[in-house]
Predicted 3D model of a 531-nucleotide part of an RNA (small-subunit ribosomal RNA, 5' domain) from a metagenome.
Context: one part of a larger RNA
RNA sequence: GAUUGAAUGCUGACGGCGUGGAUGAGGCAUGCAAGUCGCACGAAACUACUUGUAGUUUAGUGGCGGAAGGGUUAGGAAUACAUGAAUAACUUGCCUCCAACAUGGGGAUAACAGCUGGAAACGGCUGCUAAUACCUAAUGAGGUAUAACAGUGGCAUCAUUGUAAUAUCAAAGAUGGGGAUCUUCGGACCUAUCGGUUGGAGAGAGGUUCAUGGGAUAUCAGCUAGUUGGUGAGGUAACGGCUCACCAAGGCAAUGACGUCUAGGCGGACUGAGAGGUUGACCGCCAACACUGGGACUGAGACACUGCCCAGACUCCUACGGGAGGCUGCAGUCGAGAAUCAUUCGCAAUGGGCGCAAGCCUGACGAUGCGACGCCGUGUGAACGAAGAAGGCUCUAGGGUCGUAAAGUUCUUUCGCCUGGGAACAAGCGAUAUAGGUGAAUAAUCUAUAAAGUUGAGGGUACCAGGUAAAGAAGCACCGGCUAACUCCGUGCCAGCAGCUGCGGUAAUACGGAGGGUGCAAGCAUUAAUC
Numbered sequence: 001g002a003u004u005g006a007a008u009g010c011u012g013a014c015g016g017c018g019u020g021g022a023u024g025a026g027g028c029a030u031g032c033a034a035g036u037c038g039c040a041c042g043a044a045a046c047u048a049c050u051u052g053u054a055g056u057u058u059a060g061u062g063g064c065g066g067a068a069g070g071g072u073u074a075g076g077a078a079u080a081c082a083u084g085a086a087u088a089a090c091u092u093g094c095c096u097c098c099a100a101c102a103u104g105g106g107g108a109u110a111a112c113a114g115c116u117g118g119a120a121a122c123g124g125c126u127g128c129u130a131a132u133a134c135c136u137a138a139u140g141a142g143g144u145a146u147a148a149c150a151g152u153g154g155c156a157u158c159a160u161u162g163u164a165a166u167a168u169c170a171a172a173g174a175u176g177g178g179g180a181u182c183u184u185c186g187g188a189c190c191u192a193u194c195g196g197u198u199g200g201a202g203a204g205a206g207g208u209u210c211a212u213g214g215g216a217u218a219u220c221a222g223c224u225a226g227u228u229g230g231u232g233a234g235g236u237a238a239c240g241g242c243u244c245a246c247c248a249a250g251g252c253a254a255u256g257a258c259g260u261c262u263a264g265g266c267g268g269a270c271u272g273a274g275a276g277g278u279u280g281a282c283c284g285c286c287a288a289c290a291c292u293g294g295g296a297c298u299g300a301g302a303c304a305c306u307g308c309c310c311a312g313a314c315u316c317c318u319a320c321g322g323g324a325g326g327c328u329g330c331a332g333u334c335g336a337g338a339a340u341c342a343u344u345c346g347c348a349a350u351g352g353g354c355g356c357a358a359g360c361c362u363g364a365c366g367a368u369g370c371g372a373c374g375c376c377g378u379g380u381g382a383a384c385g386a387a388g389a390a391g392g393c394u395c396u397a398g399g400g401u402c403g404u405a406a407a408g409u410u411c412u413u414u415c416g417c418c419u420g421g422g423a424a425c426a427a428g429c430g431a432u433a434u435a436g437g438u439g440a441a442u443a444a445u446c447u448a449u450a451a452a453g454u455u456g457a458g459g460g461u462a463c464c465a466g467g468u469a470a471a472g473a474a475g476c477a478c479c480g481g482c483u484a485a486c487u488c489c490g491u492g493c494c495a496g497c498a499g500c501u502g503c504g505g506u507a508a509u510a511c512g513g514a515g516g517g518u519g520c521a522a523g524c525a526u527u528a529a530u531c
Base pairs, nucleotide, nucleotide: 001531002530003529004528006527007526008525009524010523013378014377015376016375017374018373019371020370026334027333028332030331031330032329035064036063037062040061041060043058044057045056046055047054048053049052071289072288073287081213082212083211084210085209086208087207090206091205092204095202096201097200098199099198100197101196103137104136105135106134112127113126114125115124116123117122142169143168144167145166146165148163149162150161151160152159153158173194174193175192176191177190178189181188182187215261216260217259222252223251224250227249228248229247230246231245232244233243234242264286265285266284267283268279269278270277271276291312292311293310294309295308314325315324316323317322342368344367345366346365350364351362352361353360354359381411382410383409384408391402392401393400394399415472416468417467418466419465420464421463425458428454429453432450433449434448435447436446437445438444475520476519477518478517479516480501481500482499486515487514488513489512490511496503497502
């Protein structure tokens, strides 16, 4: 000199953009943060009338989503991260494309009703009922397994294509519309859309393996028995001591094993001419964690932040028998600390979940608020105005200086305040109409076009115009040298100052005050930290 997620002191006009629990991964009151679907299913309640339909709502069964998004950095020195490879050792819900199919049957169960246990949390027994819930049979384009043959290729196990054989593996309906035919008047049937099953390909995602790289320490020198390798088996989506039985005695290490300490990693950030040094806030990617420790279940995916089970600590309820909880989500509270904000508004936009859709949910997100915490911008007025008022300070008493500074005259009105006007952010959704596709169809539905109407938290905000009056807006540190800036008074080695040198013991430019000056400026200075 530059920098900071800063803090402290004095001071403080406005705006924009950022940024704000770094310490106790300490404890948490309260509210919200993950739901949705009635176009999967039975039921109940309510509303409306045309009195047998339609609509709305709700708990339950069922589906999808709660593995994303959000938070934090405790652990971890390698099972992490970065870069580059490998997978001929693998998996993949939703999405896109392609191919094929969807036939028949069965038994339950929640809700509900009755009885009943318990203070509660929550149950128990009996009975009834449905499904895209569950089970079973059929079919097999296709997949898988087995061994065989042929072709192509390779990287050893092999990969891939084709052939025939044996075994084995599927499925579910819902809604809208409808001419003929049938009908037990429910519908069948046809058709469109959304689903279902099997297989293949893709996209994206993930698992696993290898190489290289990035901390300290030798006041840690030897470490290791599932240890190193093999055979066989189990297990996994998959290779593998991953696990187990047996066999062998290996494996690592001064190019630092093992131990100990420290630490989330990277893109980046700060500084520096660079080399380098320091660092990992915000933003992005990855990892790990979710009161502490352990465990699995479900599922395409978890060993799962607001799921389950067990143990522990803590808090709460209790009728003492037993139960409930987990803010390292958003706010907020207590504590500790030098120190870090609102218990705000909205789903209007972007994104996500569910749904055919309308839509619902979303403390993600979008906004506003608080803090000079940072950066940037603007203002606190402009011009003229005396050989120079008053007053202050100083003086050699003549003067000098504050000083064109003020007053005064003439102007301007940014920002503020008052009045009036007033956006963008809106894309969508959509009655209805037309055209085209599918279709037996002038139905329905999809697509395109047109379109009445309709959706804004911020917000009457940004911005614009008018009005108002110089009117409402300057401080902080320093002045011996380093280092820009000097005199007077007080004090008298006292009181005090101080980054270094050092000042102060009666003329202190170094202490305290005043006048003057210097520097920076809505900030200034100090402290801490890095280069």

Rfam family: Bacterial small subunit ribosomal RNA. The RNAcentral record of the full RNA draws on SILVA. Its mean pLDDT, the model's own confidence on a scale to 100, is 84.